[in-house]
RNA sequence: CCAGUCGGCCGGGCGGUCGCUCGCACAGGUCCCGAAAGGGCGUGCGGGAGGAAAGUCCGGGCUCCACGCGGAAAGGGCGGCGGGUAACGCCCGCCAGGAGCGAUCCUAGGGAUAGCGCCACAGAGAACAGACCGCCCGCGGAUUUCGAUCCAAGGGUAAGGGUGAAACGGUGGGGUAAGAGCCCACCGCGCCGACCGUAAGGAAGGCGGCACGGCAAGCCCCGCCCGGAGCAAGACCGAAUAGGGACGCACGAAUUUGGAGCCGAAAGGCUUCGGUUCAGGGGUUUUCGCGCCUCGCGUCCGGGUAGGUCGCGCGAACCCUGCGGCGACGCAGGGUCCAGAGGAAUGGCCGUCUCCCCGCACGUCGUUCGCGAUUUGGGGGCAGACAGAACCCGGCUUACAGGCCGGCUGGCGUU
Numbered sequence: 001c002c003a004g005u006c007g008g009c010c011g012g013g014c015g016g017u018c019g020c021u022c023g024c025a026c027a028g029g030u031c032c033c034g035a036a037a038g039g040g041c042g043u044g045c046g047g048g049a050g051g052a053a054a055g056u057c058c059g060g061g062c063u064c065c066a067c068g069c070g071g072a073a074a075g076g077g078c079g080g081c082g083g084g085u086a087a088c089g090c091c092c093g094c095c096a097g098g099a100g101c102g103a104u105c106c107u108a109g110g111g112a113u114a115g116c117g118c119c120a121c122a123g124a125g126a127a128c129a130g131a132c133c134g135c136c137c138g139c140g141g142a143u144u145u146c147g148a149u150c151c152a153a154g155g156g157u158a159a160g161g162g163u164g165a166a167a168c169g170g171u172g173g174g175g176u177a178a179g180a181g182c183c184c185a186c187c188g189c190g191c192c193g194a195c196c197g198u199a200a201g202g203a204a205g206g207c208g209g210c211a212c213g214g215c216a217a218g219c220c221c222c223g224c225c226c227g228g229a230g231c232a233a234g235a236c237c238g239a240a241u242a243g244g245g246a247c248g249c250a251c252g253a254a255u256u257u258g259g260a261g262c263c264g265a266a267a268g269g270c271u272u273c274g275g276u277u278c279a280g281g282g283g284u285u286u287u288c289g290c291g292c293c294u295c296g297c298g299u300c301c302g303g304g305u306a307g308g309u310c311g312c313g314c315g316a317a318c319c320c321u322g323c324g325g326c327g328a329c330g331c332a333g334g335g336u337c338c339a340g341a342g343g344a345a346u347g348g349c350c351g352u353c354u355c356c357c358c359g360c361a362c363g364u365c366g367u368u369c370g371c372g373a374u375u376u377g378g379g380g381g382c383a384g385a386c387a388g389a390a391c392c393c394g395g396c397u398u399a400c401a402g403g404c405c406g407g408c409u410g411g412c413g414u415u
Base pairs, nucleotide, nucleotide: 001411002410003409004408005407006406007405008404009403010402012353013352014351015350016349017348018347020048021047022046023045024044025043026042031040032039033038050386054397055396057395058394059393060392061391062230063229064228065227067291068290069289070288071287072286073285075226076225077224078223079222080094081093082092083091084090095109096107097106098105099104110221111220115219116218117215118214119213132161133160134157135156136155137154140151141150142149143148169187170186171185172184173183174182188210189208190207191206192205195202196201234310235309236308237307244301245300246299247298248297249296252278253277254276255275256274258273259272260271261270262269263268280295281294282293283292317336318335319334320333321332322331323330324329355384356381357380358379360377361376363374364373365372366371
C1' cells in the first nucleotide's frame, strides 16, 4: 500500500428570533370553562424522541381473575456441554461436524437397532440391490503365416467406463483366467480403551466380521420446560338510567341445650332466622385425587354511562472508579434524575461553521494515454440515509445516504 474479517462510534455544531409541550414551586380569584368531579389563565426555575422509537417474534415486571398441591391427557416450546441473567428461543466460553490459506464464519447439533413413510427422473441396479458398455474362460464352429484371430451356447466378474444428488468403503501393492478385503499396509468403520477434562468430548494402544445408505427442518420416539387475559389491564370521583322484561333449570336431605313468634294445662308440636354436615352449581384447556373459596345458574330482548383524575415513569435505571472473572457478567464505593402526550407536543425563519455532493485550476503519483487517485485554492449546491415514544424493561429480527476509529488475517514492497 492492497484485499479480507471482527468490533465500536457519529449521523450535525454555535448564536439570534418567533412558536409548541410537560414537570416543580409560588401566586390567585365575586377571572374563564363545567351540572359536578375537575380543569384553564399568571410568574419563576427546569426538561422534551431512536439505534433501531419499526416488526409484534420471544422473555419478564405490573394489573385483574381466590385458588393451591400431586398425577394423566391435549396443545405449545426447547434439544451438544458448562456458565450468565429476573427470565428466555437471548448472551458468553468450550466441544463436535462443515467451509475457508487464514483471521473468521455456519449449525432447529438427542434417536434411523421402537414403528411407519419417502428417495422423482435417469440408470442394469437406490438397501443386505445390480449387469448397459466392458474384462476373462469358452464343449462347438470358421480362418490360419500354426503364433493366433473371429462367432455362438454357456460360465465367471464388478477393478475400468456410463446414469445419477447419492451406487453397498478409499489409495497402493500382492494375487488371479480376468477380478473382488480374496490377502496385506495405511486410512476409514465397529468394539474395548490407559490417561486428560467439571462436562460435552479427546485419546496412546489393542481386537476385528472388513461392512447394514440418506432423510426425523417427514410422522414419530426420548429428555426437559409451560395458568389465563392483557394498559382498550385495572383503580377512584362525578353524573345518569329501567332495582327493566321473557324463558328454562335449580330452589334438596339431615341435625341443633342458639334466637324470635304461634298453639297447648303440660309434655310437646309448627313456622322462621342463624350454625353444622351431606348433595348440587361455579371457580381462565380437559380430566382424576386431596384441600380450599363461593351460592342461585343459563339464554334472549331492551335501557343508561362517550365527563374527570390516576395507572404514567425512581427503574432487574444510567454514568465513573476499583476488585474478581478468558468472557457474558458480578461485587463495592461515589455521582445523576435524563419526555409523559391523550388524535397525540420539540417546529419555522435568519446568520455562521463543519460533513457531504458537482465542476474548475496548479502541483504530485500511476496509466491500457481514454483517464484515475490525491494536497492546496476558488466557484456552485447544500444537512441530504432508515426513520418519530404511547405502561415499562431484557433480547432477537429487519431498514439505513455518508463518514470515522480500532483489533486480527493474507498478499506486495521497503528497512